This is a predicted structure of a 75-nucleotide RNA (transfer RNA) from a Candidatus Woesearchaeota archaeon.

[in-house]
RNA sequence: GGGCCUAUAGCCUAGUCUGGAUAGGGCGACAGCCUUCUAAGCUGUAGAUCGUGGGUUCGAAUCCCCCUAGGCCCG
Numbered sequence: 001g002g003g004c005c006u007a008u009a010g011c012c013u014a015g016u017c018u019g020g021a022u023a024g025g026g027c028g029a030c031a032g033c034c035u036u037c038u039a040a041g042c043u044g045u046a047g048a049u050c051g052u053g054g055g056u057u058c059g060a061a062u063c064c065c066c067c068u069a070g071g072c073c074c075g
Stems, first nucleotide, its partner, number of pairs: 001074007010027004020058001029045005051067001053065003
């Protein structure tokens, strides 16, 4: 220098191929119930405008372009 892959909540992850309207789940956090207490169990609450910026579209996590970070391969 060239090619490919990945980036979604504190952590992990689904959804991306095939655009569709409050972005789902697990762990964790907080509150409550239960218990003599703790753990376990049950219920609830908060937390992500989907790496950045732009474009296409009625509508973008999803399609296109640039950039950033990480990884792999080629030279």
Its mean pLDDT, the model's own confidence on a scale to 100, is 82. Its Rfam family is "tRNA". From the family's description: Transfer RNA (tRNA) molecules are approximately 80 nucleotides in length. The family's RNA type in Rfam is transfer RNA. The source organism's lineage runs through Archaea, Nanobdellati and Candidatus Woesearchaeota.